[in-house]
Context: one part of a larger RNA
RNA sequence: GGACGAACGCUGGCGGCGUGCCUAACACAUGCAAGUCGAACGGGACUUUUAAAAUGAAGUUUUCGGAUGGAUUUUUAAAAGUUUAGUGGCGGACGGGUGAGUAACGCGUGAGCAACCUGCCUUUCAGAGGGGGACAACAGUUGGAAACGACUGCUAAUACCGCAUAACGUAUCGAAGCCGCAUGACUUUGAUACCAAAGAUUUUAUCGCUGAAAGAUGGGCUCGCGUAUGAUUAGAUAGUUGGUGAGGUAACGGCUCACCAAGUCGACGAUCAUUAGCCGGACUGAGAGGUUGAACGGCCACAUUGGGACUGAGACACGGCCCAGACUCCUACGGGAGGCAGCAGUGAGGAAUAUUGGGCAAUGGGCGAAAGCCUGACCCAGCAACGCCGCGUGAAGGAAGACGGUUUUCGGAUUGUAAACUUCUUUUAAGAGGGACGAUAAUGACGGUACCUCUUGAAUAAGCCACGGCUAACUACGUGCCAGCAGCCGCGGUAAUACGUAGGUGGCAAGCGUUGUCC
Numbered sequence: 001g002g003a004c005g006a007a008c009g010c011u012g013g014c015g016g017c018g019u020g021c022c023u024a025a026c027a028c029a030u031g032c033a034a035g036u037c038g039a040a041c042g043g044g045a046c047u048u049u050u051a052a053a054a055u056g057a058a059g060u061u062u063u064c065g066g067a068u069g070g071a072u073u074u075u076u077a078a079a080a081g082u083u084u085a086g087u088g089g090c091g092g093a094c095g096g097g098u099g100a101g102u103a104a105c106g107c108g109u110g111a112g113c114a115a116c117c118u119g120c121c122u123u124u125c126a127g128a129g130g131g132g133g134a135c136a137a138c139a140g141u142u143g144g145a146a147a148c149g150a151c152u153g154c155u156a157a158u159a160c161c162g163c164a165u166a167a168c169g170u171a172u173c174g175a176a177g178c179c180g181c182a183u184g185a186c187u188u189u190g191a192u193a194c195c196a197a198a199g200a201u202u203u204u205a206u207c208g209c210u211g212a213a214a215g216a217u218g219g220g221c222u223c224g225c226g227u228a229u230g231a232u233u234a235g236a237u238a239g240u241u242g243g244u245g246a247g248g249u250a251a252c253g254g255c256u257c258a259c260c261a262a263g264u265c266g267a268c269g270a271u272c273a274u275u276a277g278c279c280g281g282a283c284u285g286a287g288a289g290g291u292u293g294a295a296c297g298g299c300c301a302c303a304u305u306g307g308g309a310c311u312g313a314g315a316c317a318c319g320g321c322c323c324a325g326a327c328u329c330c331u332a333c334g335g336g337a338g339g340c341a342g343c344a345g346u347g348a349g350g351a352a353u354a355u356u357g358g359g360c361a362a363u364g365g366g367c368g369a370a371a372g373c374c375u376g377a378c379c380c381a382g383c384a385a386c387g388c389c390g391c392g393u394g395a396a397g398g399a400a401g402a403c404g405g406u407u408u409u410c411g412g413a414u415u416g417u418a419a420a421c422u423u424c425u426u427u428u429a430a431g432a433g434g435g436a437c438g439a440u441a442a443u444g445a446c447g448g449u450a451c452c453u454c455u456u457g458a459a460u461a462a463g464c465c466a467c468g469g470c471u472a473a474c475u476a477c478g479u480g481c482c483a484g485c486a487g488c489c490g491c492g493g494u495a496a497u498a499c500g501u502a503g504g505u506g507g508c509a510a511g512c513g514u515u516g517u518c519c
Stems, first nucleotide, its partner, number of pairs: 001519004006515005013391006019384002021349001026347003030344003035090003040087002043084012059068003097302003106227008116219002121215007129163001131161002138153006169194009179184001199207003228274003235265003240262008277299004281292004304325005327338004355381001357380003363377001364375004394424004404415004429456006438446001463508005468489003474503005484491002
């Protein structure tokens, strides 16, 4: 000198764009953050219409018994519409947060899988025949303070289960060809065995369903190289290293198990300890390098602590389940409920870090045929000079060099064209009017915002630090080794350009200075 997710002191006009718990991965009140589909299904509720049955008002008539008349109301059935607790499907494995752990194939980079999986999507080839039994909802009974159940009975489906069909699928046994670094792979062909499906609807074209092949996307695994410090850590290791066999996995593998062998790693630093998420990048530097990993992007790990599996194409799953621990809450003491490292917000910690805001208008995501619904992702607004950038606080003229201040050798000097005054201008500000792009049909939170026009009037807007040398900028007074200053040298003990105040000057400027950290 540069840089900062900064903090502190003094000061503070505006705008644009960014950024904002670095500390306690500490604890959390409250609200919201993942739903959706009635075009998969049965049922319920409500509304409307129609039909049937019952009821039977006013009125008319009457021989006062009644007759006629049909309003109203109720019930049942059907249809249509709206809505939905439940069954079912898809999505809750994405998006969002954090960096505790991890020195590791975790990450980066380059390869490999002849050892693998892949819902939705795209392409192609085939197919969807015929049956069955349940369980919710619901009704009844019943337990419990609650959370939540138990029993009996009924019922639908794109829920569940057999059967048929069966290859280019899978498994086993063969034959031929061909290829590979090896285990082996591929192609053609023969035999045997096994395995599938679901319908919906505006009504005639869509959306679904099943098997197979390929693609795309996303993942899994393996390997070469690189990836902090310490030897005041020198030996470490029994599933340890290898083999055979078996199990397990989508898949290879001590991944697991039985048996056998005794190996394997290590001064080219094993093991242990400490520290740490890694990278693209960022800062700095002429570069080499050093430091760093906030924001944005990629990967990984985690979700109160530890463990476990279930479901599923995908999880060993932040807003799913089970168990154990700690903590908090409810309780009728028998038992239950919870998890902000999502967005706001609260307490605590701290030098220190924001609103319990608006909207799905845009972009994107989930579901749906669609309308649409959901979306604290996102888009915006609010707060903060926290940072960068831009603008302003007026311009020109103006010497009686005014008053005042400071100083003085008392002549003056300086503040100083500075002010007053004159003439202008209106960025900004205030008031009024118009008023977007973002959305090419509709739809705008932002927002009556940006922007434009008119009017008013210099009107609303300057501080901070320094002035001994380094280092740009000096005098007066006070103080008297005191009070104090200080980055280093050092200053202060009676004329201090170094302390304090004032005037002046210098520097930067909506900032300035200090502190901390890195180069």
The prediction has a mean pLDDT of 85.
The part of an RNA shown here (small-subunit ribosomal RNA, 5' domain) has 519 nucleotides and comes from an uncultured bacterium.
Rfam family: Bacterial small subunit ribosomal RNA.